[in-house]
């Protein structure tokens, strides 16, 4: 630091995804050690049990226990024993009393708040214990718990009576002093004020204990300090406006009350304020911070552990005590829950530490110790302390260490792969030599403690000994992303973060081998930041990708010209305060290192203060250039009202006139003999204003168009008199706002949604036609939207030009015209910008200011809510869910019922056919035991097959064989082959006969049989795993490359353009210049000819011979044969053309413009054909899917199609006689002549491996005769009979002959094929295959036409261009309804849950107030009584509870609405090409649906 993913490819926009780091984590697999940390994120759910706050006997009384001494007494002679009460000492403690239970510990429910953070303030406050200072403690009094007695109760506990103490309680005295009121004055400060204070007046203190004592610990009052707290303020602190208004103690004042203290904190009265778009109120969410994570930073996220603050203690309320609480382990009330109960009543609060249940993906021990640190009490010893220190559990995290080290190649065995050679795991192992970190055993043994005291702990650490022994896994290996093979599976099973893998050769699934990564861990999941400049402050955008408001006026706000002075809010600089500690960073140090820990240094921010004055702001004064006014001009479809004009349509009346008019692609509906249309005249009425008219003008936009008048707005030019920044923008707001639409009332000619009819059509709710109503028009009022567009907000300034045009001014010029200047409106274009297209002084350039808007596609401009509207509907405007894209511009193709140019038997012009018949043949279908398989539009179908009776043969039935019918290797044996016989359908089996070559005689070679296994074999599968071969576009003229250039790039250029050609053929031009594969030529045949050669071919001349024939001698002239040459090249002439290429015409020539034909097939397309020609990977079969045999089948037959043959006849049939070819074949062959037979053919046989012999008579034509238009003397199918040939064998199932039979068919519907010259048509001949079997195929010659105006149309193709939403490329893409399944969601009679308030009722505890007849120790009083206090009662407030009307949020709901998703459903074809009616926007209306139509608008 980036990467993957939209496309055929490209650039851009834009989302999604990944690589990094982090974590209180969890889950999966695995797990050796140690150190330091961390550990209920969920149910603030419920809790058994134990512990977590006590302590002081040196405050007090009392009691118990123990010890002591001993008096009285008793017993005893005595020693001695016992010994009440009292005493002394030690110790224990229920109670009174003091201090502490407000700290420490837990949790984050609530809280959007002065709660927290930060910085200030309190002249408005408190502060126990602690420290310093000052001054005191005199003398009294009355109670009460404990204890005792009685009583009640199950218990908890309570009541009554009687007794008693204090550092408990209460008077009195004293008063340094404090407080209260009065108060001269002084000092200080300032918003109110504070402090001090002479003076006199009033009020107010105290406690003792220990000690022999000294003294110590306490007590009271005051002042100060310290610490801790309380209150106030500035600033900061989440989301929602689909929450916009909120507020009655509310805001302020006065009096009073209350508090430690200010204050509506409370109360009475008065006033009517206070808060809010700088976001009040309401709703949702949330403890805040130091910090932690991430990030380059700015930011974003988090608020575990540690630390600060706050809040809470089962949910709620209120108070008491106290220095401090409205109190976690205190009390009261009320609620829920749990427990006990004798049913009367009671008890409880783990969000302390452990622990339990529950919840959950998930989070530990009912441990040890007060040794240390700290806390409470105590004079102290000490006691208490689940704070804390430690230990236990958990890889939960971070850090460190180990699982061994060295040598070791037969590169062992084994695994895996293999091209079978080998490669790899791999120095890895084994083996040899070592070491001891962790580990085990033994010994020693700390620091932590400053005298004693050590839970941790016999721990850390040290030493010795032992032995490689006990210690490696997890994830990944298609790309991103480091790492590849085999097998299995076969769109299955599965994987997947994104793209995507899997349909028989999967580096993507599973397993194995190998490899990569990390390592006591490794992966996955969740979450956060990053990458993401993807909310853009740093740091984005808005013409076409998402995005400029339809337009203006203007409020708040934001921003703002020039000069001077001033101020100091912003700004800048210095100093000070604060910024807790911890953390971070830097440096140094301590644990062996590190993690961890220690020491030192270090920051933004806020506050105070001192300065500076350029800029911004404030104040003052001025200026004129921004802005405005005045004056003088001209331009204009600017607006409103009134009036008026002509043309045209329609209608009415009348005339003329007659059969049609109208309409369309063609028609019909419609109108017309009741007189239309047409035409003439007159009239009525409404609407719109031709020409002028122009990328002309005006207006803010919408928009505005005959003419005249009235009223009126704005802009522009000139001038420089006036004002003196008055400006720009503009959230809300207000106004205007096409068309359609709505309301009321008019009007209504034409046009025209809806509607009706006619057509078209498969249908036609459309396009077309005939009608036609709202509406269109006017007045008034609504609506408020459009592709309201320049898809471009407004203002200002600056930044090359050129060329038009509208309105003014100035200058030159006689006009024409030129120059210059201001405002407007167009085009082209530089720099610059831009993804590109493009924009470019009218910016989309360079800048400033203000406003609006955008943040992936769909869902959706939808739902809900609100608001506006009469309605239609407008404005505002989500989410769930779903996809990995959606999009912009440009590129190459392909396509178009787009355009241009061109070609082809493509059409046209012709000729002959096919399609109808019969037959042949192939195919489909059907049938069958089998009818083997393949070929499938053109480019399968007389195709593979150049020839199925057996064989072929692959199919079926039956019968056999199993190392096999065939190949190689091994062992043994021997003859085998062949012939005959038997059985059998045959294969085969058995028997008999038969017995190879060489030899050094050992054997060897070939052959056969048997046996074992390696293997053979397969026309079994896959042509979508392949090679090879082939078809097709197409013998079409194309397809590319190198270098250069252009473009960000895909790509373009070249190859386009102008000509020309059969041709990318050639010429010219050109940012291209060259080149390659194709074209052409070179090759073969053919057409003319020279030369050479001359048999088997030929025969002119010469000779011979015959009835006749090149028959013979001979010849080399001719024909011919077959070698070798020549010839044709636009070479020549003329016209055209750019003087080119070329083209047209001509000459000559056998042939003329590639002469004719063939071979030759570019890059590629069709997953085209072929695994059954052959070859071949993989898969499959192996007593069978192999192989042998017999028979059958491939030849079936209702039918359909293709290709042919023969015909339908007279241009013909038949008969007779008689002509002319070419090219081929021939030895298991062709077979003459002769004979026989009606014939097929047979008999016999010459010649010929062939220019010699033979197949072999060519036929049509021509000649003669006959037939006379008919189902025929046409036609020959079918069938019968008799024959012939081939062959083991013609039944299934061959061909031929003769006789007989004599079917359909009288020229063929829609449609369709071939052919442009020696061609079509027609006629026969040959060959391959082949025993036999062509109407097929491949060749050969004979006879021998017609037509082509031309390129509009059909088909195919080439080039250029255009549009595109196509790229599997139009057989494309794609829209909507309907049907089915699933998903989320809106509405919904309602039902239900929760929340926040409001009103009323009830009213606990409790404070306060009143009352207090009941009760009452201290004080007063001799007493009576009083003061004071209490109970009780009453009142205000008041929690829970109840009731009610609404609000908000959630869940659910018959039914219902649309939406989304879903390999192969239905209907149509709306859109993309002119998408077949251009599309789209707004609106209205109609229709199964896409959609259609009307009106206005836009060009995308």
């Nucleotide at each position: 630091a980036g990467a993957g993913u939209u496309u055929g490819a490209u650039c851009c926009u834009g989302g999604c995804u990944c690589a990094g780091g982090a974590c209180g984590a969890a889950c999966g697999c695995u797990g050796g050690c140690g150190g330091c940390g961390u550990g209920c994120c969920u149910a603030a759910c419920a809790c058994a049990u134990g512990c977590a706050a006590g302590u002081c006997g040196a405050g007090c009384g009392a009691g118990g226990a123990c010890a002591g001494a001993g008096a009285a007494g008793u017993a005893g002679c005595a020693a001695u024993a016992c010994g009440a009460c009292a005493c002394u000492g030690u110790u224990c403690u229920a109670g009174c009393g003091g201090c502490g239970g407000a700290c420490g510990g837990g949790u984050g429910a609530g809280u959007a708040a002065c709660g927290c953070g930060u910085g200030a303030g309190c002249a408005a406050c408190c502060u126990g214990u602690c420290c310093c200072g000052a001054a005191c403690a005199g003398g009294g009094g009355g109670a009460u718990a404990a204890c005792g007695a009685g009583c009640c109760g199950a218990a908890a506990g309570g009541c009554u009576c009687a007794c008693u103490a204090a550092u408990a309680c209460c008077g009195c005295a004293u008063g340094a002093g404090a407080c209260c009121a009065c108060a001269a004055c002084g000092u200080c400060a300032c918003a109110u004020g504070a402090c001090g204070a002479a003076g006199g007046g009033g009020u107010c203190a105290a406690a003792g204990g220990a000690g022999c004592a000294a003294u110590c610990c306490g007590g009271u009052u005051c002042g100060g300090g310290g610490u801790g707290g309380g209150c106030u303020c500035g600033c900061g602190u989440c989301u929602g406006a689909u929450u916009a208004g909120c507020u009655a103690g509310u805001u302020g004042g006065u009096g009073g009350g209350g508090u430690a203290a200010c204050g509506g904190c409370c109360u009475a009265c008065c006033a009517a304020g206070g808060c809010g778009a700088c976001g009040a109120u309401c709703a949702g969410u949330a403890g805040c911070c130091g910090a932690c994570c991430u990030g380059a930073g700015a930011g974003g996220g988090u608020g575990a552990u540690c630390g600060g603050c706050c809040a809470c203690a089962u949910a709620g309320g209120a108070a008491c005590u106290g220095a401090g609480a409205c109190a976690c382990g205190g009390g009261c009330c009320a609620a829920a829950c749990u427990c006990c109960u004798a049913c009367g009543g009671g008890a409880g609060g783990c969000a302390g530490c452990a622990g339990u249940g529950g919840g959950g993906a998930a989070u530990a021990u009912u441990g040890c110790a007060c040794a240390a640190u700290g806390g409470g009490c105590g004079a102290a010893a000490g006691c208490c302390u689940g704070a804390u220190g430690c230990a236990g559990c958990a890889a939960c995290g971070c850090c460190g260490c180990g699982u061994g080290a060295g040598c070791g190649a037969u590169g062992a065995a084994g695994g895996c792969c293999u091209u079978c050679g080998g490669g790899u795991c791999g120095u890895a192992a084994a083996g040899c030599u070592c070491u001891g970190u962790c580990c085990u055993c033994a010994a020693g043994g700390a620091a932590g403690a400053u005298a004693a005291u050590g839970a941790c702990g016999g721990u850390a650490c040290u030493u010795g000994a032992g032995g490689a022994g006990g210690a490696a896994g997890c994830c990944c290996c298609g790309g991103c992303u480091a790492a590849c093979u085999a097998c299995g599976u076969g769109c299955c099973a599965g994987c997947a973060g994104c793209c995507g893998c899997g349909g028989u050769a999967a580096u993507a699934c599973g397993u194995a081998g190998g490899g990569g990564g990390c390592u006591a861990g490794c992966g996955u999941u969740a979450u956060c930041c990053g990458g993401a400049a993807u909310u853009a402050c740093u740091g984005g955008g808005c013409g076409u990708a998402a995005a400029g408001g339809g337009u203006g006026c203007g409020u708040a706000g934001g921003u703002g010209g020039u000069u001077u002075c001033u101020u100091a809010a912003g700004u800048c600089a210095g100093a000070g305060g604060u910024g807790a500690a911890a953390g971070g960073c830097u440096a140094c140090g301590g644990c062996u290192c590190a993690a961890c820990c220690g020491u030192a240094g270090u920051a933004a921010g806020c506050c105070u203060u001192u300065g500076a004055a350029a800029c911004u702001g404030g104040g003052a004064a001025a200026c004129u250039u921004g802005a405005g006014u005045g004056c003088a001009g001209g331009a204009g479809a600017g607006g409103a009202g009134a009036g008026u004009g002509g043309a045209a349509u329609u209608c009415c009346u009348a005339g003329u006139g007659u059969a049609g008019c109208g309409g369309u692609g063609a028609a019909a509906u419609g109108c017309g003999u009741a007189g239309a249309u047409a035409u003439u005249a007159g009239g009525a009425g409404g609407a719109a204003c031709a020409c002028c008219a122009g990328u002309u003008g005006c207006g803010a936009a919408g928009g505005c168009g005959g003419c005249u008048c009235u009223c009126u707005g704005g802009a522009c030019u000139g001038u420089a008199a006036c004002u003196g920044a008055c400006a720009c923008u503009g959230a809300g707001g207000c106004a205007c706002g096409a068309a359609a639409g709505c309301g009321u009332g008019g009007g209504g000619a034409g046009c025209a949604a809806a509607c009706a009819g006619g057509a078209u059509u498969a249908g036609a709710u459309a396009c077309c036609c005939u009608g036609g109503u709202a509406g269109u028009c006017c007045a008034c009022g609504c609506c408020g939207u459009a592709a309201a567009c320049g898809a471009u907000g407004g203002a200002u300034a600056c930044u090359a030009g050129g060329u038009g045009u509208g309105g003014g001014g100035c200058c030159c010029g006689a006009u024409a015209g030129g120059g210059u200047u201001c405002c407007g409106u167009g085009c082209c274009g530089a720099a610059g910008c831009a993804a590109a297209c493009g924009c470019a002084u009218u910016a989309a350039g360079u800048a400033u200011c203000c406003c609006g808007c955008c943040u992936g596609g769909g869902g959706a401009g939808u739902a809900c809510g609100a608001u506006c509207g009469c309605a239609a509907g407008g404005u505002u405007g989500a989410a769930a869910c779903u996809c990995a894209a959606a999009g912009g511009a440009a590129u190459u193709g392909a396509c178009g019922g787009g355009g241009g140019c061109c070609c082809g038997c493509a059409c046209a012009a012709g000729c002959a056919g096919c399609g109808g018949a019969g037959c042949a043949u192939g195919u489909g279908g059907u049938u069958u035991a089998a009818u083997u398989c393949g070929a499938a539009g053109c480019a399968a179908c007389g195709c593979g097959a150049a020839g199925a009776a057996c064989c072929u043969u692959a199919c079926c039935a039956a019968g056999g064989c199993u190392u096999g019918a065939c190949a190689u290797c091994c062992a043994c044996u021997u003859a085998a082959a062949c012939g005959c016989a038997u059985g059998g359908a045959a294969a085969c089996a058995u028997g008999c006969g038969g017995u190879c070559u060489c030899u050094u005689c050992g054997g060897a070679g070939g052959a056969a049989g048997u046996g074992a296994g390696a293997c053979a074999g397969g026309u079994g599968g896959u042509g979508c795993a392949u090679g090879g071969u082939u078809g097709u576009c197409g013998u079409c003229a194309g397809c590319u490359c190198g270098u250069g250039u252009c473009g960000u790039g895909a790509g373009a250029u070249g190859u386009u353009g102008g000509g020309u050609u059969a041709a990318g053929u050639c010429c010219c031009g050109c940012a291209a210049c060259g080149a390659g594969c194709g074209c052409a030529a070179c090759c073969c045949c053919u057409a003319u000819u020279g030369c050479c050669a001359g048999u088997u071919a030929c025969c002119a001349g010469c000779g011979a011979g015959u009835a006749a024939u090149g028959u013979c001698g001979g010849g080399g002239a001719c024909u011919c044969u077959g070698g070798u040459g020549a010839g044709a090249c636009u070479g020549c002439c003329g016209g055209g053309g750019a003087c080119a290429a070329c083209u047209c015409g001509g000459a000559g020539g056998a042939a003329g413009g590639u002469g004719g034909g063939g071979a030759u097939g570019a890059c590629g397309u069709c997953a085209a054909a072929u695994c059954a020609u052959c070859a071949u990977g993989c898969c499959c079969c192996u007593u069978a899917u192999g192989u042998c045999u017999u028979g059958g089948g491939c030849u079936a037959c209702a039918c359909a199609c293709g290709u042919g043959c023969u015909a339908c006849a007279a241009u013909g049939g038949c008969u007779g006689a008689a002509a002319c070819a070419a090219a081929g074949g021939g030895a298991a062959g062709c077979g003459a002549c002769a004979a026989c037979g009606u014939a097929a053919g047979u008999u016999g046989a010459a010649g010929c491996g062939g220019a010699u012999c033979u197949c072999a008579u060519a036929a049509a034509a021509a000649c003669a005769g006959u037939c006379c238009c008919a189902g025929u003397u046409c036609g020959g199918a079918u069938u019968g009979u008799g024959g012939g040939c081939u062959g083991c064998a013609a039944c299934c199932c061959g061909c031929c002959c003769a006789c007989a039979u004599g079917a359909a068919g009288u020229c063929g519907g829609a449609g369709u094929u071939g052919c442009u010259a020696g061609u079509a048509a027609u006629c026969g001949c040959g060959g391959a295959u082949c025993a036999g079997c062509a109407u097929g195929c491949c060749g050969c010659g004979g006879u021998g036409a017609a037509u082509a105006c031309g390129u509009u149309c059909c088909c195919g193709g080439g080039c250029c261009u255009u549009g595109u939403a196509c790229a599997c490329a139009c057989c494309g893409c794609c829209c909507g309804u309907c049907a089915c399944a699933c998903c989320a969601u809106g509405g919904g009679a309602g039902u239900u849950u929760g929340g926040a308030g409001c009103a009323c009722c009830c009213g606990a505890a409790g404070u306060c107030a009143g009352u207090g007849a009941g009760g009452u120790a201290a004080c007063c009083g001799c007493a009576a009584g009083g003061a004071g206090c209490c109970a009780g009662c009453u009142g205000c407030c008041g929690a829970a509870g109840g009731u009610g009307a609404g609000c908000c949020a959630g869940a659910u709901g018959a039914c219902u609405g649309g939406g989304g998703u879903g390999a192969a459903g239905u209907c149509g074809u709306a859109a993309c090409a002119a998408g077949g009616u251009a599309g789209c926007c707004g609106u209205a209306u109609c229709g199964g649906a896409a959609g259609g139509u009307g009106c206005g608008g836009c060009u995308g």

The prediction has a mean pLDDT of 85. Predicted 3D model of a 1500-nucleotide RNA (small-subunit ribosomal RNA) from a Bacillota bacterium. The RNAcentral record of the sequence draws on SILVA. NCBI's taxonomy places the organism under Bacteria, Bacillati, Bacillota.